Context: one part of a larger RNA
Molecule: large-subunit ribosomal RNA, domain I
Organism: Cyanobacteriota bacterium SKYGB_h_bin112
RNA sequence: GGCUGAUGGAGGAUACCUAGGCACACAGAGGCGAUGAAGGACGCGGUUACCGGCGAAACGCCCCGGGGAGUUGGAAGCAAACCUUGAUCCGGGGGUCUCCGAAUGGGGCAACCCUACACAUGACCACUUGAAUCCAUAGAGUGGCCCAAGCGAACCUAGCGAACUGAAACAUCUUAGUAGCUAGAGGAAGAGAAAACAAACGUGAUUCCCCUAGUAGCGGCGAGCGAAGCGGGAAGAGCCUAAACCAACAGGCUAGCCUGUUGGGGUUGUGGGACAGCAAUCUGGGAGCUAGCGGCUAGACGAAGCAUUUGAAUGAUGCACCAGAGAAGGUGAAAGUCCUGUAGUCGAAAGCUCAAAGCCCCUAGCUGCAUCCCGAGUAGCACGGUAGAGACCCCGUGUGAAUCUGCGAGGACCACCUCGUAAGGCUAAAUACUCCUGUGUGACCGAUAGCGUAUAGUACCGCGAGGGAACGGUGAAAAGAACCCCGAGAGGGGAGUGAAAUAGAACAUGAAACCGCGAGCUC
Numbered sequence: 001g002g003c004u005g006a007u008g009g010a011g012g013a014u015a016c017c018u019a020g021g022c023a024c025a026c027a028g029a030g031g032c033g034a035u036g037a038a039g040g041a042c043g044c045g046g047u048u049a050c051c052g053g054c055g056a057a058a059c060g061c062c063c064c065g066g067g068g069a070g071u072u073g074g075a076a077g078c079a080a081a082c083c084u085u086g087a088u089c090c091g092g093g094g095g096u097c098u099c100c101g102a103a104u105g106g107g108g109c110a111a112c113c114c115u116a117c118a119c120a121u122g123a124c125c126a127c128u129u130g131a132a133u134c135c136a137u138a139g140a141g142u143g144g145c146c147c148a149a150g151c152g153a154a155c156c157u158a159g160c161g162a163a164c165u166g167a168a169a170c171a172u173c174u175u176a177g178u179a180g181c182u183a184g185a186g187g188a189a190g191a192g193a194a195a196a197c198a199a200a201c202g203u204g205a206u207u208c209c210c211c212u213a214g215u216a217g218c219g220g221c222g223a224g225c226g227a228a229g230c231g232g233g234a235a236g237a238g239c240c241u242a243a244a245c246c247a248a249c250a251g252g253c254u255a256g257c258c259u260g261u262u263g264g265g266g267u268u269g270u271g272g273g274a275c276a277g278c279a280a281u282c283u284g285g286g287a288g289c290u291a292g293c294g295g296c297u298a299g300a301c302g303a304a305g306c307a308u309u310u311g312a313a314u315g316a317u318g319c320a321c322c323a324g325a326g327a328a329g330g331u332g333a334a335a336g337u338c339c340u341g342u343a344g345u346c347g348a349a350a351g352c353u354c355a356a357a358g359c360c361c362c363u364a365g366c367u368g369c370a371u372c373c374c375g376a377g378u379a380g381c382a383c384g385g386u387a388g389a390g391a392c393c394c395c396g397u398g399u400g401a402a403u404c405u406g407c408g409a410g411g412a413c414c415a416c417c418u419c420g421u422a423a424g425g426c427u428a429a430a431u432a433c434u435c436c437u438g439u440g441u442g443a444c445c446g447a448u449a450g451c452g453u454a455u456a457g458u459a460c461c462g463c464g465a466g467g468g469a470a471c472g473g474u475g476a477a478a479a480g481a482a483c484c485c486c487g488a489g490a491g492g493g494g495a496g497u498g499a500a501a502u503a504g505a506a507c508a509u510g511a512a513a514c515c516g517c518g519a520g521c522u523c
Stems, first nucleotide, its partner, number of pairs: 001522004007516003016473002020445002022442007029434002031151002039100003042055003046078002050074002052059001061094006070082003105114003115118001121148002124144006155186001156184005166173001170220001196203002207234004217225002238426003241375001245264009269404001271374004275368004284362003288359002294353004299346003305319005320337002322326001328340003380399006406421005460467002480507001483494004
């Protein structure tokens, strides 16, 4: 020096644990904001750096309920207090709520400055003024007005809209109308009561799921892209106008009409309505208003075990008990009967929710076929374009109808036939999502895992946009080692605590690499 086994150091693997995450389900909520939000700055405590709470009424104020012995947050200590005349705490309703921030009196390098006591600006309403230009209008001003703005995870609608990529290169194509940006809305949005589908039979608004079907098709017919009707389900709901016509009022003129406003009327495709006549006051519906029961936001009651062993019993042994409760968590080891609970039962002054009855609202038929009405720069067409195979749609420019004996569609187009009735509008549910609240569950993780975070968007990096960690475990209880000794201290040796100190705070278990001490073998 090497090897072996032993014993230490160092290290923090492993197993165990969980304070934190992850996923899903069911409910709730689905918004907040000029009554000043979201998010912050600065303050507020006897002592207070941080977190949390709160706002100059500042670790809190008032009222109403709950609750019943301790309390002055995490978080100890010291000091000083409060509380059965009911505190702390929990729930409901109020009050206060500095400054910045849409930030809104003006300014500004956010949390500041200045004037002063101002809804800044816009919308809307009213009034006063008032050009070119006569009446007017534009514009200006004043007052009123809590209408808007700003924030918010995903979902939704619309506008704009890539590239890498694939095609084994690449250009049409694909990625993809995706990502991204913008606008807007709601708890959902959008769509929606046939100018629909179909096929010679029929269906009867929309939406979503299954299927149809990787089919019909499209496609440098390459790569690839890719339906729809039917059928089976979820849900289920239908309505209001314009016009014809009537009435009132107002205005205009050629004095008979026209126009406008309001009210009535009317809403359909086996065409409907007006109009003329007949008959009737029933029936059905509601998406509107309000509200009892119930539910939510604090809570309450709630069975049954002792002895021995042990540091400690929940384990073992012995003898018992409850069970509408043997879910779970905690307790000095493993507890149905110790604690919190669980099954079961009960409970609200106040706020919210639900929406039966009630109120309120809407609603009918028959005959007639002469006249009138049935949504116009629309439909259609041409050219160009988005999407698409194209029809049907949509956009731009131009052109430009018909009026129910009308018009559109049935996938180029024409005929027949069939279906429908455009050019106005509203509409719950079934569907999508989860920043957030509650409850529950897990062949989900267990500290290099699980969220980036067992808390942290912290430390740190970057001028900035932005990027972005790591660090868990003494013990049942601090009983956290008085006192003595060595040492400057750090550290250690005794003593003491403890079941254990090789559990001593660099603290549970404590692998390996690596480094020692001593032993054996060997060179």